[in-house]
This is a predicted structure of a 149-nucleotide RNA (c-di-AMP riboswitch aptamer (ydaO/yuaA leader)) from a soil metagenome.
RNA sequence: AGCCGAAUCUCUGUCGUUACGGCGACGGGGAACGGGGGACCCAGUGGUCCGGGAAACCGGGCCGGGGGCGAAUCGCCGCCAACGAGCGGCGUAGCGCGACUCUUUCCGCGCGAGCCCGACAGCUAACCCCGUAGGCGCUCGAGAGAGAA
Numbered sequence: 001a002g003c004c005g006a007a008u009c010u011c012u013g014u015c016g017u018u019a020c021g022g023c024g025a026c027g028g029g030g031a032a033c034g035g036g037g038g039a040c041c042c043a044g045u046g047g048u049c050c051g052g053g054a055a056a057c058c059g060g061g062c063c064g065g066g067g068g069c070g071a072a073u074c075g076c077c078g079c080c081a082a083c084g085a086g087c088g089g090c091g092u093a094g095c096g097c098g099a100c101u102c103u104u105u106c107c108g109c110g111c112g113a114g115c116c117c118g119a120c121a122g123c124u125a126a127c128c129c130c131g132u133a134g135g136c137g138c139u140c141g142a143g144a145g146a147g148a149a
Base pairs, nucleotide, nucleotide: 002136003135004134008031009030010029011028012027013026014025015024016023017022032132033131034130035129036128037127042122046063047062048061049060050059051058052057065120066117067116068115069114074091075090076089077088078087079086094111095110096109097108098107100147101146102145103144104143105142106141
């Protein structure tokens, strides 16, 4: 130089600061980007057990709240007074990086978190609402195609 990410651009008010070029904090407007809620139509419970049936499936019992942002999900094992919660380990769906950009094939490395709603949300035109954080960074692997310079 830049990279991950929606998390950028612009105008403006007040305050602070200044080397007088600006810069910063808080607030407001607009654009762009991202996300959630929300009709018709369409779609539409999960697990387990019992009975019936050739099967598709039907009937019944018991158990289990659900959803959102995000790549961050699922499985196995261990610890624990806790066994449904928590912590740890190994894998894993998935995601990112290896430096002009994009696509693709290998190779190598890393992540695989956290938070929120509060009994409520399928999809979804109109419509409504919210967000603009945070983090990383110093020589950067190889091949093919397309572009940029």

The sequence is in RNAcentral, with records from MGnify. Its Rfam family is "c-di-AMP riboswitch aptamer (ydaO/yuaA leader)". Rfam links the family to the GO terms cyclic-di-AMP binding and regulation of gene expression. The prediction has a mean pLDDT of 79.